Predicted 3D model of a 367-nucleotide RNA (Bacterial RNase P class A) from a Candidatus Omnitrophota bacterium.
Rfam family: Bacterial RNase P class A. It is annotated as a ribozyme. From the family's description: Ribonuclease P (RNase P) is a ubiquitous endoribonuclease, found in archaea, bacteria and eukarya as well as chloroplasts and mitochondria.
It is recorded under the gene name rnpB.
Its mean pLDDT, the model's own confidence on a scale to 100, is 75.
The model forms 93% of the base pairs in the Rfam consensus.
RNA sequence: GGCGCAGGCUGGAUGGUCGCCUUCGCUGCAAAACAGCGGGGGAGGAAAGUCCGGGCUCCAUAGGGCAGUGUAGCGGGUAACUCCCGUCGUCCGCCAAAAAACGCGGCGGACAGGAUCAGAGCCACAGAGACGAGCAAACCCGCCGAGGUAUCAGUGGCGGGUGGACGUGAAACGCGGCAAUCUCUACAUGGAGCAAAACCAAAUAGGCCCUGCUAAGAAGAGCGGCUCGUUCGGCACAGCGGGGCGGGUAGGUUGCAUGAUUCCGGCAGCAAUGCCGGAGCUAGAUAGAUGACCGUUACCCCCGCAGCUUCGCUUUGCGAAGCAAAGCGGCGGGGGACAGGACCCGGCUUACAGGCCUGCGCCUUAU
Numbered sequence: 001g002g003c004g005c006a007g008g009c010u011g012g013a014u015g016g017u018c019g020c021c022u023u024c025g026c027u028g029c030a031a032a033a034c035a036g037c038g039g040g041g042g043a044g045g046a047a048a049g050u051c052c053g054g055g056c057u058c059c060a061u062a063g064g065g066c067a068g069u070g071u072a073g074c075g076g077g078u079a080a081c082u083c084c085c086g087u088c089g090u091c092c093g094c095c096a097a098a099a100a101a102c103g104c105g106g107c108g109g110a111c112a113g114g115a116u117c118a119g120a121g122c123c124a125c126a127g128a129g130a131c132g133a134g135c136a137a138a139c140c141c142g143c144c145g146a147g148g149u150a151u152c153a154g155u156g157g158c159g160g161g162u163g164g165a166c167g168u169g170a171a172a173c174g175c176g177g178c179a180a181u182c183u184c185u186a187c188a189u190g191g192a193g194c195a196a197a198a199c200c201a202a203a204u205a206g207g208c209c210c211u212g213c214u215a216a217g218a219a220g221a222g223c224g225g226c227u228c229g230u231u232c233g234g235c236a237c238a239g240c241g242g243g244g245c246g247g248g249u250a251g252g253u254u255g256c257a258u259g260a261u262u263c264c265g266g267c268a269g270c271a272a273u274g275c276c277g278g279a280g281c282u283a284g285a286u287a288g289a290u291g292a293c294c295g296u297u298a299c300c301c302c303c304g305c306a307g308c309u310u311c312g313c314u315u316u317g318c319g320a321a322g323c324a325a326a327g328c329g330g331c332g333g334g335g336g337a338c339a340g341g342a343c344c345c346g347g348c349u350u351a352c353a354g355g356c357c358u359g360c361g362c363c364u365u366a367u
Stems, first nucleotide, its partner, number of pairs: 001363010012297007020042009044338001048349002051347005056193004068189005073087005088113001089111007114184002119182002121178003131174001138162007197254004207245008217235001220232004261280008299336007311329008
């Protein structure tokens, strides 16, 4: 220097114009609302998936058991966890394709690593047979047939028993394997979720209380506008009106931004992590603000033009110094990932252009 593996960090900067959310100040107004002007703040490493855990809130809750759900070597961390750290065991990779060293070594990775004692289920293909049983030869017993005058023996077939080779297969009868199938054991475990929950509270329509008017006819309607009049209207447990109370809705406020908080330093610990000290305050929308346009600039990539005379750098070739070739520098143009809070926090998982750093292994070059 190159390649590979593992881990970590980062996820552009800045200006102008017009806007959006929030907050503070001043002015206008008696005040509020509102308006104008000015100042401050305004998304992420994953804000995502909503998978796991907790804070917080409400509901439920004598005690025991069953069921359901979850977890599973051992130890530690934490508010808690299915998370993190350490360690043991098993397996795998590299060191290590060239003679040995070769693993009881080093480094790294994965683990759904309690139990086959009770019960059930499953074990592809091949094989007779996968836990149910049972294959060839050989031996024994019985029946039937042929040959034979007949009997015994032999032989062929069928059935039963003993016996269990070769072969198949990851595993072949052995208290087989699988618990990431049910199961058993141990331990843990109430439910719903900020649309939780609390408070303030219109208009309209119900409810309750008080009260006024109305059989000397109310409210209301007709007689074309007004007044009078007249007609209809309604039976007092009715009709119309006024005041008050109460629940709930719209709407508003709180919850809701000082927290298992961030940064720096020290100490303890192998580590995860904890403790101490100092400094800091950093979004709060509610159908959901953080946007649009135009510039400057850093980095990376692509394209075009010019140039390699000199200088510098990169790559390749020649053993080195050095030489040669190609490219870069200059100018112009284009492009830049995944992705948007909604009560908050700790994890996990997933998506991601480009850049940077660390450790280990191998190869190569120089000393």